[in-house]
Predicted 3D model of an 87-nucleotide RNA (Glycine riboswitch aptamer). The sequence was found by an Rfam model in a public genome assembly.
RNA sequence: AAGAUCGUAUCGGGAGAACUGGCACAUGCCAGUGCCGAAGGAGCAACCGCCCCGGAAACUCUCAGGCAAAGGGACCUUUACGAUUGU
Numbered sequence: 001a002a003g004a005u006c007g008u009a010u011c012g013g014g015a016g017a018a019c020u021g022g023c024a025c026a027u028g029c030c031a032g033u034g035c036c037g038a039a040g041g042a043g044c045a046a047c048c049g050c051c052c053c054g055g056a057a058a059c060u061c062u063c064a065g066g067c068a069a070a071g072g073g074a075c076c077u078u079u080a081c082g083a084u085u086g087u
Base pairs, nucleotide, nucleotide: 001087003085004084005083006082007081008080009079012076013075018033019032020031021030022029023028034067035066036065040063041061042060043059047055048054
């Protein structure tokens, strides 16, 4: 010093799903019914791991969240820094 992994910040991208009634006219609140899966959470376990312990999905659930826009947003990406590994 190359590479790999992880973390933080940063650039760009980033899906899905709604009707009805009432009150309001701020575009919100309340109720009913329905719906979505990509914050978070929970469950199953292909797989990793010699066993134990442990890790583990974009699958499942929908507790939380969401169903105009905005915001949020898993994840991908640019750059910088740090840690580990490493020839």